[in-house]
Context: one part of a larger RNA
RNA sequence: GGAUGAACGCUAGCGGCAGGCCUAAUACAUGCAAGUCGAGGGGCAGCACAGGGUAGCAAUACCUGGGUGGCGACCGGCAAACGGGUGCGGAACACGUACAGAACCUUCCUUCGAGCGGGGAAUAGCCCAGAGAAAUUUGGAUUAAUACCCCAUAGUAUAGUGGUGUGGCAUCACACUGUUAUUAAAGAUUUAUCACUUGAAGAUGGCUGUGCGUAUGAUUAGGUAGUUGGCGGGGUAACGGCCCACCAAGCCUACGAUCAUUAACUGGUGUGAGAGCACGACCAGUCACACGGGCACUGAGACACGGGCCCGACUCCUACGGGAGGCAGCAGUAAGGAAUAUUGGUCAAUGGACGCAAGUCUGAACCAGCCAUGCCGCGUGGAGGAUGAAGGUCCUCUGGAUUGUAAACUUCUUUUAUCUGGGACGAAAAAAGGCCUUUCCAGGUCGUCUGACGGUACCAGAUGAAUAAGCACCGGCUAACUCCGUGCCAGCAGCCGCGGUAAUACGGAGGGUGCAAGCGUUAUCC
Numbered sequence: 001g002g003a004u005g006a007a008c009g010c011u012a013g014c015g016g017c018a019g020g021c022c023u024a025a026u027a028c029a030u031g032c033a034a035g036u037c038g039a040g041g042g043g044c045a046g047c048a049c050a051g052g053g054u055a056g057c058a059a060u061a062c063c064u065g066g067g068u069g070g071c072g073a074c075c076g077g078c079a080a081a082c083g084g085g086u087g088c089g090g091a092a093c094a095c096g097u098a099c100a101g102a103a104c105c106u107u108c109c110u111u112c113g114a115g116c117g118g119g120g121a122a123u124a125g126c127c128c129a130g131a132g133a134a135a136u137u138u139g140g141a142u143u144a145a146u147a148c149c150c151c152a153u154a155g156u157a158u159a160g161u162g163g164u165g166u167g168g169c170a171u172c173a174c175a176c177u178g179u180u181a182u183u184a185a186a187g188a189u190u191u192a193u194c195a196c197u198u199g200a201a202g203a204u205g206g207c208u209g210u211g212c213g214u215a216u217g218a219u220u221a222g223g224u225a226g227u228u229g230g231c232g233g234g235g236u237a238a239c240g241g242c243c244c245a246c247c248a249a250g251c252c253u254a255c256g257a258u259c260a261u262u263a264a265c266u267g268g269u270g271u272g273a274g275a276g277c278a279c280g281a282c283c284a285g286u287c288a289c290a291c292g293g294g295c296a297c298u299g300a301g302a303c304a305c306g307g308g309c310c311c312g313a314c315u316c317c318u319a320c321g322g323g324a325g326g327c328a329g330c331a332g333u334a335a336g337g338a339a340u341a342u343u344g345g346u347c348a349a350u351g352g353a354c355g356c357a358a359g360u361c362u363g364a365a366c367c368a369g370c371c372a373u374g375c376c377g378c379g380u381g382g383a384g385g386a387u388g389a390a391g392g393u394c395c396u397c398u399g400g401a402u403u404g405u406a407a408a409c410u411u412c413u414u415u416u417a418u419c420u421g422g423g424a425c426g427a428a429a430a431a432a433g434g435c436c437u438u439u440c441c442a443g444g445u446c447g448u449c450u451g452a453c454g455g456u457a458c459c460a461g462a463u464g465a466a467u468a469a470g471c472a473c474c475g476g477c478u479a480a481c482u483c484c485g486u487g488c489c490a491g492c493a494g495c496c497g498c499g500g501u502a503a504u505a506c507g508g509a510g511g512g513u514g515c516a517a518g519c520g521u522u523a524u525c526c
Stems, first nucleotide, its partner, number of pairs: 001526004006522005013378006019371002021336001026334003030331003035078003040075002043071002047069003051064005085289003095213007104206002109202007117151004127140005157182011187194002215261003222252003227249004232244003264286004268279004291312005314325004342368001344367003350364001351362004381412004391403005417463006426453001433446005470515005475496003481510005491498002
């Protein structure tokens, strides 16, 4: 000098864009953050509307009413493994990079094939009867399905067993061709379609292995018994001591094993001419974790933040018998700390889940609020104006120097400010509707509808210099000097050092220098 997720002191006009618990992975009140589908189903708790009945002249009131829209709870499907948070652990194939899988899986999606026949038994809900303070739960009766089961059919699927050929470093792989056995399905609808089953291929996402790279310490020198290898099995989507029985005695290590300490990794960021050094906030990719620890279930995918079970700590409810909970989601609270924001708005856009769709949900996201935390931009006026006014300060003091064109005064402008009026882009798609074209997928066109931000940005007009400057420093390094006070005192200080009666170094004043809505100090890195 540069830099910062900064803090502190003094000060403060505005805007744009960014950033905002670095500490206690401490504990959490409250609300919200994952639902959706009635075009799968039985149904009808609540709402609305037809219909019916009673009273009334009528308005209307009451009762009834799954008939309709729709729909609480329930069965079922898909999603909930994404998105969002944090950096505890981990020195490791965790990450980065390059390969490999002849050892693997992949819901939804796309393309190409084939199929969608027949039957059955339950169960939730509803109803009845209970237990319990509650959480919850027991028994009986009855009912449906795209829930479950059986039969049929079926192959380039799966399994077994043959033949021929090609290729590979090997275990072997691939292609063609026989044969035997086994395994499937679900309907809905407005008849446009959407779904379902089984194959092949693709795409996407994952899993696994390996080379190299990726802290410090020898005041850590030996470590290791599932340990190292084999044979056989189990297990897995898959290879493997991953696990097990048996057999052998191996394996790692001074090119640093083991142990200890520290640490999420990377793209990148800061600095530097570079080499390098330091860092890893925000954004993006990967990993790990979800009160501490362990375990599996479901599922294409989890050993699952807002799922389950067990142990533990803590908090809460209790009728004392027993139960409930998990903000490292968004806000917010307490605590800790030098220190870090609102218990806001909207699904308008982008994206996600579900749905034929309309649409619903979405603290993802987009916005707004707070904070000079940073970067960038703008302003606090421009021109003229000497009697060089007054006042202040200084001096060699009838006087002069300086503050200083600074002010006054004249004139101009209106960024900004205030008021008034107009007023966006982001939103044209998708969907639904009409018309046309097309073998299909689909395409074209017409008109309608949709904005949280926001009456915001922006534009125009009016008023009037009107609304707007501080902070640090002035001995040298280092730009900027005098007076007064103090008298080794009070104090200053980054280093050298200054102060003991003429202090440009302390405190004040005048003047000056530097930066400027900031300026200094502290901390840290280069």